[in-house]
RNA sequence: AAGUGAGGUAGAGGAGCGGAAACCAUCAGUACCUGUUGGGAGAAAACGGUUUUUCCAUGAACAGCAGGGAAAGGGGAAUUCGCCGAAGUUUUGUCUGAAACCGUGCAGGCAAAGCUGGGCUUGCGUUGAAUAAGCGUAAGACUGUCAUUACAGAUUUAUCCCGAUCUGUAAUGGAGAACUAUCUCACAG
Numbered sequence: 001a002a003g004u005g006a007g008g009u010a011g012a013g014g015a016g017c018g019g020a021a022a023c024c025a026u027c028a029g030u031a032c033c034u035g036u037u038g039g040g041a042g043a044a045a046a047c048g049g050u051u052u053u054u055c056c057a058u059g060a061a062c063a064g065c066a067g068g069g070a071a072a073g074g075g076g077a078a079u080u081c082g083c084c085g086a087a088g089u090u091u092u093g094u095c096u097g098a099a100a101c102c103g104u105g106c107a108g109g110c111a112a113a114g115c116u117g118g119g120c121u122u123g124c125g126u127u128g129a130a131u132a133a134g135c136g137u138a139a140g141a142c143u144g145u146c147a148u149u150a151c152a153g154a155u156u157u158a159u160c161c162c163g164a165u166c167u168g169u170a171a172u173g174g175a176g177a178a179c180u181a182u183c184u185c186a187c188a189g
Base pairs, nucleotide, nucleotide: 003187004186005185006184007183008182009181010180011179014084016083017082018081019080020079023076024075032068033067034066035065036064037063038062042055043054044053045052046104047103048102049101050100051099087116088115089114090113091112092111093110094109095108096107097106117143118142120140121139122138123137124136125135126134127133145174146173147172148171149170150169151168152167153166154165155164156163
């Protein structure tokens, strides 16, 4: 000098990832409320079972008509904040929520293990009011990164060849605990 291992710092990918409040459309003339007509004993608390509580012949569920009439989740363009395993998701365990218990499911939090480099398009499945969007899966081309090979160019050298470094093109392959740059420690020479 070139290396190996561990740790730190700073960066790059681009229709890049995620959060927040306001606005807009949709949700929807839906849920719900009031009145009325029919109806005639049940109804509500996620679903099923058991119990409890509340409403109900001063008329429950359900259906028609009339009047009034939302919200949440999800989405859009911009603003702003945090970032580049950004983040998403699967399984298991556990906690919270909706009256209690059991089971199932939904929403949110935590932990462990696994998968995915990234966005796009299409098919299938799933969630959803939705043809929006999300998620999973498969395929396709695109793109970034590293490695190998081939070709071309530049640099290094007095010149040429070889070698080394860098850049570009093409092909193949890998994965984010990665990649690039840099610092510290240890090993080794």
Molecule: Lysine riboswitch aptamer
Organism: Bacillaceae bacterium